[in-house]
Context: one part of a larger RNA
RNA sequence: GAUUGAACGCUGGCGGUAGGCUUAACACAUGCAAGUCGAGCGAGAAAGCCCUUCGGGGUGAGUAUAGCGGCGGACGGGUGAGUAACGCGUAGGAAUCUGCCUGGUAGUGGGGGACAACAUGUGGAAACGCAUGCUAAUACCGCAUACGCCCUUCGGGGGAAAGCGGGGGAUCUUCGGACCUCGUGCUAUCAGAUGAGCCUGCGUUAGAUUAGCUAGUUGGUGAGGUAAAGGCUCACCAAGGCGACGAUCUAUAGCUGGUCUGAGAGGAUGAUCAGCCACACUGGGACUGAGACACGGCCCAGACUCCUACGGGAGGCAGCAGUGGGGAAUAUUGCGCAAUGGGCGAAAGCCUGACGCAGCCAUACCGCGUGUGUGAAGAAGGCCCUAGGGUUGUAAAGCACUUUCAAUAGGGAGGAAAGGAUGAUGGUUAAUAGCCAUUAGCUGUGACGUUACCUAUAGAAGAAGCACCGGCUAACUCCGUGCCAGCAGCCGCGGUAAUACGGAGGGUGCAAGCGUUAAUC
Repeated sequence: GAUUGAACGCUGGCGGUAGGCUUAACACAUGCAAGUCGAGCGAGAAAGCCCUUCGGGGUGAGUAUAGCGGCGGACGGGUGAGUAACGCGUAGGAAUCUGCCUGGUAGUGGGGGACAACAUGUGGAAACGCAUGCUAAUACCGCAUACGCCCUUCGGGGGAAAGCGGGGGAUCUUCGGACCUCGUGCUAUCAGAUGAGCCUGCGUUAGAUUAGCUAGUUGGUGAGGUAAAGGCUCACCAAGGCGACGAUCUAUAGCUGGUCUGAGAGGAUGAUCAGCCACACUGGGACUGAGACACGGCCCAGACUCCUACGGGAGGCAGCAGUGGGGAAUAUUGCGCAAUGGGCGAAAGCCUGACGCAGCCAUACCGCGUGUGUGAAGAAGGCCCUAGGGUUGUAAAGCACUUUCAAUAGGGAGGAAAGGAUGAUGGUUAAUAGCCAUUAGCUGUGACGUUACCUAUAGAAGAAGCACCGGCUAACUCCGUGCCAGCAGCCGCGGUAAUACGGAGGGUGCAAGCGUUAAUC
C1' cells in the first nucleotide's frame, strides 16, 4: 500500500447492488417448511336453504372427510462434526444398475381368495389397540400364452400383464353393455439419454522429541455374497504385504472451481455463488424402494426434555423465522406463489420458508447531495502581534439564481408467458362426435407496489464529520501543565518559554464516513 463475512470509538443525508452466528455439530417454546391424484377403488356426512301430512323428503353433494391403491417424500433446503481418505482434483478403465423421459419389437386372454374403510362388541388415562362380520380395486395370487428374455448337461426347462377416460353410425343386448374408435396406462424385451455404484495412475498439511507396522494381515484354489470386479465373507493352502522415496502413530483439516495479495514466481485462504463429499440428538441396524441404510420414515440402546390415572407414552430447528445461552460480533416469529423451478394430476388446479420480494444493519462496493454565481466596508467576533498590523477570509452578511436528493400531490410502464370459452385450418377416425397440433380476435392472472420513471408545488430551504499537524509524514502558533498529568507505530516527548502532554486559534488529509484494533499478502 492492498484486502476483510470483521469488531470497537466518534459521527451520520439519500439511492443502487451485494453481504449478514467466523463462537456452543449448545439446548430449544410457537407457527410454517411434502404433498398430490375421484380420469385406480369401495364408502360417505353436516351446517345452510326449500318443501312437509311434522313421520320425513329435496338440495347442499357424490362435495367435505378418513381409508385401500399409485407417484413423490433419496429432489429441493441446512451444516462442516467427522474425514489426511480413491474423500477431493485430474486423466483413464471394466465387471454393473438406472423410476420418470425418447425410439423400436411383441403382448395386454381367462380365473381366484383376501385386507382396510364400514358395522357390532371390547381393552386403555393417553398413545394406541383387540375380536367377530361385510366389501372394492391399476392391491394380492395361481392358470393360459412367450417374438425377444433368463437358465441349460444343448435334450430341454422357467417366467408377464390392469385397467381407466372421451366419443359413437350400423349390428347384438339380460338395456348394464358388448362392439368400433381415440387417448392414456400395464407387461416383456432391445437400444438411447440421464443419473448412480466400482477400480486405477498422478497430485493433495505438520511432527522422527512417532521407526518399525500388519493375522483376513499379503497372495492362491474353491465356495458364498453383491446390480457389479474384489479377502467383500468363509474353508483350505502358501508366508507373505507395507516402510527413511517416511510405513505406523500423533496433531490439525471437509476438498475443488475460486478468493486476497504480488510485476511475476509465490504466499495466505476456501464466507457468499457453483461442483463433489460427509453428517442430521449420540451409537448401531435393517425395511421399503429404480434409487436410502433415509434431516421433518421405522426398530434397538444411550443421554436429555415433556405428558401420565405410575401401568405406560411423546420428542429431535446443522429447514424458514424466532427464544435462551456463548460471544467483540451477525437480521423479521414479514408478504406472495405474480415470475422461475420442483412434486402430484389428463387438465383445471393443489402443495412448495426452494424461490421471488419486502423489513433491519454505513457491513462492503458504487453513485448523488449537503447548493451556484457575485460580493472588500477586506464588517463584527475569535486568534496572533514587534501594537503598525496579520489571519480566519469571498469566508459570512448583502444581491442575483438553481431545486438534484429528501417532502407533498398527480400521472404511470415493464416484469404476463400462460390459462379460459369461441371460430378457422390440418391430423386421427366410419364420423361434420371426441381428441391432438397450429392459428385468429376476445377474455384474463402482479406479492413487490404509495414500483421504476415522468410532471407539478414551495423554499437554500431538511443534510459534515473524523483523524492528524516533532521526524518518518502533508500540516504551527498561543495558553495551561512542570519527569506531574499524560503521549507513543518506531525513534522518543514532559524536570518553567513543550510546534511531541491538555485546550484554543490556524492548518493538513480523507469524507457519509473517519480513526483504532485484529488478520493476510
RNAcentral holds the full RNA, with entries from ENA and SILVA.
A computed fold for a 521-nucleotide part of an RNA from an uncultured Gammaproteobacteria bacterium, annotated as small-subunit ribosomal RNA, 5' domain.
Its Rfam family is "Bacterial small subunit ribosomal RNA".